[in-house]
Molecule: Bacterial RNase P class A
Organism: Sphingobacteriales bacterium
RNA sequence: CCAGCAAGCCGUUCUAUCGCUGUCCUGAUUUAUUAGGAGAGAGGAAAGUCCGGGCAACACAGAGCAUUCUGCUUCCUAACGGGAAGGCUUAUUUUUUAAGACGGAAAGUGCCACAGAAAAUAAACUACCCUAAUGCAAAUUGGGGAAAAGGUGAAAACGUGAGGUAAGAGCUCACGGCAGGGUAUGGCAACAUGCUUUGCGGUAAACCCCAGAAGUUGAAAGACCAAAUAGGCUAACGCAUGUAGGGCUGCUCGUCCGAUGUUAGUGGGUAGGUCGUUUGAGCAUAUCAGCAAUGGUAUGCCUAGAUAAAUGAUAGAACUAUUUCCCUUUCGGGAGAUAGACAGAACCCGGCUUACAGGCUUGCUUUUUUA
Numbered sequence: 001c002c003a004g005c006a007a008g009c010c011g012u013u014c015u016a017u018c019g020c021u022g023u024c025c026u027g028a029u030u031u032a033u034u035a036g037g038a039g040a041g042a043g044g045a046a047a048g049u050c051c052g053g054g055c056a057a058c059a060c061a062g063a064g065c066a067u068u069c070u071g072c073u074u075c076c077u078a079a080c081g082g083g084a085a086g087g088c089u090u091a092u093u094u095u096u097u098a099a100g101a102c103g104g105a106a107a108g109u110g111c112c113a114c115a116g117a118a119a120a121u122a123a124a125c126u127a128c129c130c131u132a133a134u135g136c137a138a139a140u141u142g143g144g145g146a147a148a149a150g151g152u153g154a155a156a157a158c159g160u161g162a163g164g165u166a167a168g169a170g171c172u173c174a175c176g177g178c179a180g181g182g183u184a185u186g187g188c189a190a191c192a193u194g195c196u197u198u199g200c201g202g203u204a205a206a207c208c209c210c211a212g213a214a215g216u217u218g219a220a221a222g223a224c225c226a227a228a229u230a231g232g233c234u235a236a237c238g239c240a241u242g243u244a245g246g247g248c249u250g251c252u253c254g255u256c257c258g259a260u261g262u263u264a265g266u267g268g269g270u271a272g273g274u275c276g277u278u279u280g281a282g283c284a285u286a287u288c289a290g291c292a293a294u295g296g297u298a299u300g301c302c303u304a305g306a307u308a309a310a311u312g313a314u315a316g317a318a319c320u321a322u323u324u325c326c327c328u329u330u331c332g333g334g335a336g337a338u339a340g341a342c343a344g345a346a347c348c349c350g351g352c353u354u355a356c357a358g359g360c361u362u363g364c365u366u367u368u369u370u371a
Base pairs, nucleotide, nucleotide: 003365004364005363006362007361008360009359010358012318013317014316015315016314017313018312020041021040023038024037025036026035027034028033043342047353048352050351051350052349053348054347055218056217057216058215062253063252064251065250067214068213069212070211071210072086073085074084075083076082087102088100089099090098091097103209104208108207109206110203111202112201125150126149128145129144130143131142132141133140134139158176159175160174161173162172163171177200178199179198180197181196182195183194184193185192186191222275223274224273225272232266233265234264235263236262237261245257246256247255248254282301283300284299285298286297287296288295289294319340320339321338322337323336324335325334326333327332
C1' cells in the first nucleotide's frame, strides 16, 4: 500500500418562488372566516409487532389451579427474554478470536435410526479356557466359565500398564479422565488450585423435577358534552337468607352489578364535538465517580400533533460517487453525462430483529515493498 473481519458515525447542503398544517401576536369581521408578522413541522430504523414498561378501564381488591416464559455469577436499569464485566464449555490461527437455548441425568418415565450377537436389569458373531462323549488324527456335539483380543457403530459401559487367573474381569495395585461430597487458600460470587473420599454411557430447544416471573384488555383503551326517537315489540327466567342472569377470568373459590329486573332476538332514531394528544424514566455540552454498562452535579434548550390523515413542488448552484474528453513533468485543473440508498409519525418510552447506494473513523489479521 492492497485485501479481509469486527464495531461505530454520517447518509445530501444552500438560495429563490409558490403551496400545505399547527401555535403565538396584531387588526377586520357576517364569529363562518379573512389580512399581515414571528416560529416550528417525518427516522436511524418511524419498519416487524418479538419483549419490557408508563397510562387507562374492569375494580375497592384478592387466593389457588391450569397455561406461558426465563435459567452461570455480579453489577446497571422503571423493567426486560436487554446491556456491561467476569466465569465455564466448545471450536480454534494455541491462548488471540468467535459462539453458547449456560439449573438438574444420584426423583422418575421415554429415546439412542442403520449396522451389530447385543444400545442400560444389555449381550455372545469370529476367536479364548475347563470338562464329557465320538474319532487314527484333524475335528464335531453337549455342559460350564468369561467379555481382556477382533469385528459393527457416534457410543459396546471410564482409559493405560502391571499383578493375578484354567482363561478372565476394578478382582487388586499404580498413574490418569469425568462427576458428587468434605476441607484449605484466593475471589463479593460464579469458580480456580491443592489434599482427601465415594462413584462411573449419552440425551432435558424429550416429558419431567427445582428456582423465579406473569390478572385481563389495549388509544378503534377510555372520559366528558351535545343531538335523537318508539329505551317500542316478542320469548325465557325471575320478583330478594342479594334471586334469575351477567362481569372480573381459561377453571374454582371469592367478589361486584342486579327488581316497572336480567338475558336473547327484532325494529326505529341520532352519530357532531372536546379531552386523552405530547414537558418527557427528555435532549445537548462540560465535569466528577466507575474497567465498562451507567450514575451524580452544573449550565442551556422545548424541537410535529394530524384525524382520511399536513410536513411538499419547481428552478439554480454546491457536495459525494462513477465515467468520457482536454490541459499538465507530477501534484492537480477545466468541461460534459449519469446517479444519490432503505424508506413515511398516528398514545408515549426502553430494548431486540430486519433493510440500506455511497462515504468516513477506530481496532485486529494476512501478503508485498521500504527502512